[in-house]
């Protein structure tokens, strides 16, 4: 470093209308607005270069996607194993 497997992870409207169902609900489809950022995507600074331009970072920025009651998902962190690099 990578992979597997486990454990913990936070924001934000259980909105509001219509209409649908053997089901009347924490359900579906469609419209309306209003919010999060921690999959994923995209954007920039020093810096550096072959300097017209180009390279280049995020937990910053934007929200395209994703998301706003449970679930599920979650960036990062820990724990067990396997693999493999480099150093001593």
């Nucleotide at each position: 470093a990578g992979g597997a497997u486990u454990g913990g992870g936070a924001g934000a409207c259980a909105c509001u209308g219509u209409g649908g169902c053997u089901u009347u609900g924490c359900c579906c489809a469609c419209a309306g607005g209003g919010c999060c950022g921690a999959a994923g995507g995209a954007g920039c600074a020093a810096c550096c270069g072959c300097c017209c331009c180009g390279g280049u970072a995020a937990a910053c920025u934007c929200u395209c996607a994703g998301g706003c009651a449970a679930a599920a998902g979650g960036a990062c962190c820990g724990g067990u194993c396997c693999u493999g690099a480099c150093a001593c």
A computed fold for an 88-nucleotide RNA from Roseicitreum antarcticum, annotated as Glycine riboswitch aptamer. Taxonomically the source falls in Roseicitreum (Bacteria, Pseudomonadota, Rhodobacterales, Paracoccaceae).